Model confidence (mean pLDDT): 83 of 100. The RNA shown here (small-subunit ribosomal RNA) has 1510 nucleotides and comes from Microcystis sp. Its Rfam family is "Bacterial small subunit ribosomal RNA". Taxonomically the source falls in Microcystis (Bacteria, Cyanobacteriota, Oscillatoriophycideae, Microcystaceae).
RNA sequence: ACUAUGGAGAGUUUGAUCCUGGCUCAGGAUGAACGCUGGCGGUAUGCUUAACACAUGCAAGUCGUACGAAGAUCUUUGAUCUUAGUGGCGGACGGGUGAGUAACACGUGAGAAUCUGCCCUUAGGAAGAGGAUAACAGCUGGAAACGGUUGCUAAUACUCUAUACGCCGAGAGGUAAAAGGAUUUAUCCACCUUAGGAAGAGCUCGCGUCUGAUUAGCUUGUUGGUAAGGUAAUGGCUUACCAAGGCGACGAUCAGUAGCUGGUUUGAGAGGACGACCAGCCACACUGGGACUGAGACACGGCCCAGACUCCUACGGGAGGCAGCAGUGGGGAAUUUUGGACAAUGGGCGCAAGCCUGAUCCAGCCAUGCCGCGUGCGGGAUGAAGGCCUUCGGGUUGUAAACCGCUUUUGUCAGGGAAGAAACGCUCUGGGCUAAUACCCCGGGGUAAUGACGGUACCUGAAGAAUAAGCACCGGCUAACUACGUGCCAGCAGCCGCGGUAAUACGUAGGGUGCAAGCGUUAAUCGGAAUUACUGGGCGUAAAGCGUGCGCAGGCGGUCUUGUAAGACAGAGGUGAAAUCCCCGGGCUCAACCUGGGAACUGCCUUUGUGACUGCAAGGCUUGAGUGCGGCAGAGGGGGAUGGAAUUCCGCGUGUAGCAGUGAAAUGCGUAGAUAUGCGGAGGAACACCGAUGGCGAAGGCACAUCUCUGGGCCGUAACUGACGCUGAGGAGCGAAAGCGUGGGGAGCGAACAGGAUUAGAUACCCUGGUAGUCCACGCCGUAAACGGUGGGCGCUAGUUGUGCGAACCUUCCACGGUUUGUGCGACGCAGCUAACGCAUUAAGCGCCCCGCCUGGGGAGUACGAUCGCAAGAUUAAAACUCAAAGGAAUUGACGGGGCCCCGCACAAGCAGCGGAGCAUGCGGCUUAAUUCGACGCAACGCGAAGAACCUUACCAAGGCUUGACAUAUAGGGAAAAGUGGCAGAGAUGUCAUGUCCGCAAGGGCUCUAUACAGGUGGUGCAUGGUUGUCGUCAGCUCGUGUCGUGAGAUGUUGGGUUAAGUCCCGCAACGAGCGCAACCCUCGUUCUUAGUUGCCAGCAUUAAGUUGGGGACUCUAAGGAGACUGCCGGUGACAAACCGGAGGAAGGUGGGGAUGACGUCAAGUCAGCAUGCCCCUUACGUCUUGGGCGACACACGUACUACAAUGGUCGGGACAAAGGGCAGCGAACUCGCGAGAGCCAGCGAAUCCCAGCAAACCCGGCCUCAGUUCAGAUUGCAGGCUGCAACUCGCCUGCAUGAAGGAGGAAUCGCUAGUAAUCGCCGGUCAGCAUACGGCGGUGAAUUCGUUCCCGGGCCUUGUACACACCGCCCGUCACACCAUGGAAGCUGGUCACGCCCGAAGUCAUUACCUCAACCGCAAGGAGGGGGAUGCCUAAGGCAGGGCUAGUGACUGGGGUGAAGUCGUAACAAGGUAGCCGUACCGGAAGGUGUGGCUGGAUCACCUCCUUA
Repeated sequence: ACUAUGGAGAGUUUGAUCCUGGCUCAGGAUGAACGCUGGCGGUAUGCUUAACACAUGCAAGUCGUACGAAGAUCUUUGAUCUUAGUGGCGGACGGGUGAGUAACACGUGAGAAUCUGCCCUUAGGAAGAGGAUAACAGCUGGAAACGGUUGCUAAUACUCUAUACGCCGAGAGGUAAAAGGAUUUAUCCACCUUAGGAAGAGCUCGCGUCUGAUUAGCUUGUUGGUAAGGUAAUGGCUUACCAAGGCGACGAUCAGUAGCUGGUUUGAGAGGACGACCAGCCACACUGGGACUGAGACACGGCCCAGACUCCUACGGGAGGCAGCAGUGGGGAAUUUUGGACAAUGGGCGCAAGCCUGAUCCAGCCAUGCCGCGUGCGGGAUGAAGGCCUUCGGGUUGUAAACCGCUUUUGUCAGGGAAGAAACGCUCUGGGCUAAUACCCCGGGGUAAUGACGGUACCUGAAGAAUAAGCACCGGCUAACUACGUGCCAGCAGCCGCGGUAAUACGUAGGGUGCAAGCGUUAAUCGGAAUUACUGGGCGUAAAGCGUGCGCAGGCGGUCUUGUAAGACAGAGGUGAAAUCCCCGGGCUCAACCUGGGAACUGCCUUUGUGACUGCAAGGCUUGAGUGCGGCAGAGGGGGAUGGAAUUCCGCGUGUAGCAGUGAAAUGCGUAGAUAUGCGGAGGAACACCGAUGGCGAAGGCACAUCUCUGGGCCGUAACUGACGCUGAGGAGCGAAAGCGUGGGGAGCGAACAGGAUUAGAUACCCUGGUAGUCCACGCCGUAAACGGUGGGCGCUAGUUGUGCGAACCUUCCACGGUUUGUGCGACGCAGCUAACGCAUUAAGCGCCCCGCCUGGGGAGUACGAUCGCAAGAUUAAAACUCAAAGGAAUUGACGGGGCCCCGCACAAGCAGCGGAGCAUGCGGCUUAAUUCGACGCAACGCGAAGAACCUUACCAAGGCUUGACAUAUAGGGAAAAGUGGCAGAGAUGUCAUGUCCGCAAGGGCUCUAUACAGGUGGUGCAUGGUUGUCGUCAGCUCGUGUCGUGAGAUGUUGGGUUAAGUCCCGCAACGAGCGCAACCCUCGUUCUUAGUUGCCAGCAUUAAGUUGGGGACUCUAAGGAGACUGCCGGUGACAAACCGGAGGAAGGUGGGGAUGACGUCAAGUCAGCAUGCCCCUUACGUCUUGGGCGACACACGUACUACAAUGGUCGGGACAAAGGGCAGCGAACUCGCGAGAGCCAGCGAAUCCCAGCAAACCCGGCCUCAGUUCAGAUUGCAGGCUGCAACUCGCCUGCAUGAAGGAGGAAUCGCUAGUAAUCGCCGGUCAGCAUACGGCGGUGAAUUCGUUCCCGGGCCUUGUACACACCGCCCGUCACACCAUGGAAGCUGGUCACGCCCGAAGUCAUUACCUCAACCGCAAGGAGGGGGAUGCCUAAGGCAGGGCUAGUGACUGGGGUGAAGUCGUAACAAGGUAGCCGUACCGGAAGGUGUGGCUGGAUCACCUCCUUA
């Protein structure tokens, strides 16, 4: 220790969620390999591929105590040694490999009909004879290998006779053995026979042992028997005869793959994968066959034959077999030395000494694995230098280093130094055996010798930090972050995914993390994966219930009793090799490693017991199941005959110009009389109303009424049988529509087809026709969304309600009704279940039994094969390759050629425009040296620009400057610089002259030189801040707590009303709150108070004049108040909120206008307003200057202005504003000028003066009279004015002259709801000058709104969705191109298997009348027996022929997959614009269309029915 020790998850489908489901990762392990790196030791492992071919050496010999002989040496009456041959034993072990083998090969457990050398035990024996032969010698063949012949010889070689406790036979009887050698003379070693043992081998049986059914039938010695043969032995093992068996769905046969096991590895386990090393068994030994010898082999280092290959050869003939140890070539990603020793362990031979032993023990090589050790330890801050980063302060590397002290493992050197070796042998001795002090066995003492490793392990000493660190990673998973480089490139990547100028993901560096003499990568394996689910999954919608029932086998099965003991349970016994794993100990300093003991080995067998449960046998029972009897309902099925309505056609009549059809048309029919209408007739198909969430059937399906035949169900009863049952692989029936065959039939409808439309096209949707078909009979087909997407059976588990068919009871005259109880069909709903949706006694709940099916998406329900079919096709059913998803339910949005409600100058109703003309201005385009840049639907385009001649200016050309036009700092120097004048120049600038600072000083200003730096309207608005536009002044957007939901989320915020409003009220699992709305702010409208100057003037004076005095009443000014709140009344509404009307009021329901813009959207605009990160330029992309350009002009667009005229133009006269601006300014009056303007100058920093005059439209009067005009004013000429350094490119204005287009604007389109549109003028900013633009101001001053159907935009609710970059979405198929794998294919080339035939080596066996021979018999002849040859059977290799299976290749061909921006269309997702889909048929470039039947997994509207609540 003693049965218990153990189970983790993560990433990735979505905008987000839950689920399903695959892919991927983290762990372990390896006989590994590769990359980078590498100090030491111990220990183990090391051709996984070509069972490919092998040079060389070694791996099995030994015995002279079996024998003869020969030779050598010496100590020579001999001794010793060596060994070719005869003979004996061994060579069948040990060692290697895993090709074959799916088998009694292996594992495990039983068994009977066997054999066994050496070893042990037992009982006996070994007598007597004989003939040969190798060696050797002679002769001789051959190149060699190897022989031939004659002669001599021995044995433990061989033979005969005898004998026997053996064997055979019932018996009589028969058969049948031996060998000697050595020596110390007493033994030892051998030999023969017998019986046992030990150990080994052969044989038989039960059970276990991979994949494929796209392998379903296999077998003739096959299965059994009898007889014989054969073997050590059983047996068809073999032969003859007889019988016709044997195996198989519990998987035979065939095909593929594979040595099996103990075990190894992983796992919580159950399982899975594997079978290196070690151990057991098997098989093999160049390939195939065969036997011999032997105890044992059909024999790795033996033999014979055949074949392939290699070598030798004198060409005649021979030799060989590393899957033994090393080693070589080859193959491969890849695997070691041609080492030492028999010292130990073991083996062979021998009496022994000993010999042999690539077994073995050691050493060598390799980080290949496991284990251990080291590369130092302590102190040491100025936190050194260097590196890197930096916000420039610093941080980090980092106590790390340097430096100081200490130690010495390892390594180096020197010295010492084991254990492994004690047996055998010899000797002494104790015990056993024995008669014995021999021998032998067991034990003890003594003694000689023996070490490959190796002077190794280990120990001691010396010097000295000395000799020793790398690899991978750092986006998440997953521990660890910064800089630079690069710029969808180069590259990374296990999955998700990084990289398109700020990359923690690439490369490098610094830093960090992890492991460490290793670290990573790759490969293959288990785990995670409950992702094949026995433990331990599922099938309504995710993958998955056969279309449906019947039914053989199989599986499962009510109740009682008895028996039995197969299963089951319990005890005991045998076995489960050792090693391994686990536990406790022990030995190497520890560990790895080695080792002792225990446990375990979950298994198999035997035996004993028990009798509950299952099985089996027997006997009962009635509740399961069935039968009988009495009733009931029904489109259940087959056949027959009949009926009426309608369509069409035909005949006759009436009647006349149309009919039909559509969104609108056309094709079509009709004057040859249609349609319409009346009568009559023909024919086929289907049966209105009843009719229904009604009924029946297994399903498909079934409907006028009636006759006939027939199946099933339900209710009642309880007479009968007595478990007769349930399910059901295969099987065999039924099975919509379409389709097929034969024959009928054919009214209507109607694929195909034809025509007409629509359209860009229209192989469609629509229309006119129309053939198959639809119908019947018979026969096929066998499929559907064959659906409740829900297999069948049984039992159990709340209810409510409707309806079909029964029964009993109550009530009742009947009818109706009620209660209870069955059986069907529905709705709702509890528990429970479910991912949710939902299901819920008709389960998808809780259980049992049986069957079918699923395992990521695509490829594909396809290919090949097989079966069925007339065909169409059906059934069965893969792989390569490819993707990281595909999918279900639900959520929030967005969207819909979905729905409901509501709003907005959105439409409508109106008014005035734009689009046509001319001109202005902006944009595009084009042009150019440059025409700088930005803005692009609404929301760019009179926009940035509130004003480009130079400047501006950013652009272009030319000319200059380089610390710079501008800023700061440091160091040094200087007296210049500025100014003035001259010269050159287009100017910038250069040059000359003149001329000089302040301060006592420090220093300041200026300037020069140098260094840091300046500068950039260069890039990126997709790096940003700020700011702006837009939806939209739309009414929305959110939060806290609570509640509901697994969750995303929902609720609140929805509902009923109401509002301009999420405004308010009511209701409600919500209650509150925030940002928005409204209000608070400004302005206009009424009024009051206060205050009256520059404003005002009623009354009083005064004047030309509010001019002056005066006044504060009024206007006005500008401060502060009041006022309006649905407050009041009536009505409606729900007693609310609110709405309608009214009163009062200056104003009435937010009084008008403005400012104010929620959460957010558009990577919207802006780096050229400004700021700013990064990048870029630095004698230029900076800066200065002159000139030019931004102003060009075949054209197109936007926005304005002016017009086309009489509601007008022109001339003359006459009125009335508001709001602004003004000192480098506004500028009066006066004078001049036709005028623009000029001159002069007053006043005014402005309620005072000026712009500014009468503001214009308007009013009055005159002319014009409908025309290109007295309209319109472009263009052009001339003459002027103003500003400004300068009006040429390129300003504005004036006068005179000129007098273009234009006669109301096509399609289309903009604005506006009241002081608004329209129209009229005035002012301002910008600005030297320049306004048709922009901003503001007032004057005059309308029309219309029935209404919400439609267009556009928006809000709430709801619905569908395959969209979420959100419909400008998604997405399908052909075609074209590139690449990849695959199917078919005339064939071609291999492999393999079996069969048929031919030939037939070696060899066993059999036969043999041929040849031959020492032993025995016989006097001999001869015989017995042997050998050779020949023949026969079998048979390897080989040959011929036709097949099966399989692999490779193949012109061409079929589909499939993949691939940022190819072509054609638009099929699907929303009602996807013709709802979609399934089966089938036809057709079409393609998606697809149409017919027929089916499904809802169809939106919308209406109606009916039902349920819930009230």